[in-house]
Molecule: TPP riboswitch aptamer (THI element)
Organism: Albidovulum sp. bin36
RNA sequence: GCGUCAUCCUCGGGGUGCCAUGGAUUUUGGCUGAGACGCAGAAGUUGCGAACCCGUUGAACCUGAACCGGAUAAUGCCGGCGUAGGAAAGGGACAUGAGCCUUUU
Numbered sequence: 001g002c003g004u005c006a007u008c009c010u011c012g013g014g015g016u017g018c019c020a021u022g023g024a025u026u027u028u029g030g031c032u033g034a035g036a037c038g039c040a041g042a043a044g045u046u047g048c049g050a051a052c053c054c055g056u057u058g059a060a061c062c063u064g065a066a067c068c069g070g071a072u073a074a075u076g077c078c079g080g081c082g083u084a085g086g087a088a089a090g091g092g093a094c095a096u097g098a099g100c101c102u103u104u105u
Stems, first nucleotide, its partner, number of pairs: 001100002004098003008091003011055004017031004037049004061086003067080004
């Protein structure tokens, strides 16, 4: 000097499962995971909020899928599927950290 990545700000996207016990005055506990939460509602494929993750360098997440193989008490628990098809972004700086370039020693 640059302005790539991270950070910051604003905005947006997403998922919330399986099992055992209990039946009371209050359910309680276990498994995996970043996340399995709360409230409202007759109910959920709903809405709102919190936390968490992700935003095109996109495996956050959805479809395929009540899929296939292997495990487990059970479950997208693990792997395949998957170089498949979809899927939500902008900004700023005395540039803070990393990085790159140039010059000098």